About this RNA
Predicted 3D model of a 76-nucleotide RNA (c-di-GMP-I-GGC riboswitch aptamer). Its mean pLDDT, the model's own confidence on a scale to 100, is 89. Its Rfam family is "c-di-GMP-I-GGC riboswitch aptamer". Rfam links the family to the GO term cyclic-di-GMP binding.

RNA sequence: UCCGAUAAUAGCAAACCAUGAGCAAUCAUGGGACGCAAAACAACGGAUCCUGACAGGGAUAGCCGAGUUGCCGAAA
Numbered sequence: 001u002c003c004g005a006u007a008a009u010a011g012c013a014a015a016c017c018a019u020g021a022g023c024a025a026u027c028a029u030g031g032g033a034c035g036c037a038a039a040a041c042a043a044c045g046g047a048u049c050c051u052g053a054c055a056g057g058g059a060u061a062g063c064c065g066a067g068u069u070g071c072c073g074a075a076a
Base pairs, nucleotide, nucleotide: 003073004072011036012035016031017030018029019028020027021026034062040068041067044065045064046063047060048059049058050057051056
């Protein structure tokens, strides 16, 4: 480097509920844990979703790939 353990330490937090924002997808905060070794960052390509008559605009990084950064160190 790769890889990822019934290891250690630390961390994140789905559904659902409450409050708030948004036409919506969805988001923020608190509660809550299904899961996660990048479930950290970031919309570049694909995908899905919302909006729109179209053009366009928007959402999802916890859908996949590429990119950037990062904790630990058994086995191979």